A computed fold for a 73-nucleotide RNA from Bdellovibrionales bacterium RIFOXYC1_FULL_37_79, annotated as transfer RNA. Its mean pLDDT, the model's own confidence on a scale to 100, is 81. The source organism's lineage runs through Bacteria, Pseudomonadati, Bdellovibrionota, Bdellovibrionia and Bdellovibrionales.
[in-house]
RNA sequence: GCGGUAGUAGCUCAGUUGGUAGAGUACGACCUUCCCAAGGUUGGGGUCGCGGGUUCGAACCCCGUCUGCCGCU
Numbered sequence: 001g002c003g004g005u006a007g008u009a010g011c012u013c014a015g016u017u018g019g020u021a022g023a024g025u026a027c028g029a030c031c032u033u034c035c036c037a038a039g040g041u042u043g044g045g046g047u048c049g050c051g052g053g054u055u056c057g058a059a060c061c062c063c064g065u066c067u068g069c070c071g072c073u
Base pairs, nucleotide, nucleotide: 001072002071003070004069005068006067007066010025011024012023013022019056027043028042029041030040031039049065050064051063052062053061
């Protein structure tokens, strides 16, 4: 230098032929208990790496760019 792949909640990840962003875990509150642990209910939390473009509408399509990993030269 070229190609591939990943980037979405604090963490691990899902979300595919474009149509209101989700799960587990963690965290807060409540229930249960003498207390803890465990269990149950419920709540808060996300400019979908960044910047543009297409579209009525983009995590998803197109262009550029940044970071990590893998391969080639």